The prediction has a mean pLDDT of 79. Predicted 3D model of a 101-nucleotide RNA (Guanidine-I riboswitch aptamer).
């Protein structure tokens, strides 16, 4: 200074707020406000789990056309501040970036 599977997706989790619901509170009985509040909806991890499919190497197998098939291996990650998004947020995105080492 550059390669790289350092893949995609789906489920869940730490987390995380307040649209909606559900709880509390005030006007009051219908609603509208106020409070995130042990909560359900929701959001939610590159550096947290799992699954599934991909890639890639090895190996067996087929077969001589192999883009067959099965099996194994893949595993390293310290990390703001600052702004975006949705109702809001946040370990979400910028971002495996800035820096560090």
């Nucleotide at each position: 200074a550059a390669a790289a599977a350092u893949g995609u997706u789906u489920u869940c989790u730490a987390g995380g707020g307040u649209u909606c619901c559900g709880c509390g509170g005030a006007u009051g009985u219908a609603a509208u406000c106020c409070g995130g509040c042990u909560g359900g909806u929701c959001c939610g991890a590159g550096a947290g789990a799992a699954a599934a499919c991909u890639c890639a190497c090895a190996g067996a197998u087929g077969a001589u056309a192999a883009u067959u098939u099965c099996u194994g291996u893949g595993g390293c990650a310290c990390g703001g501040a600052a702004g975006g998004a949705u109702a809001a947020a946040a370990a979400c995105c910028u971002g495996g970036g800035a820096g560090a080492u």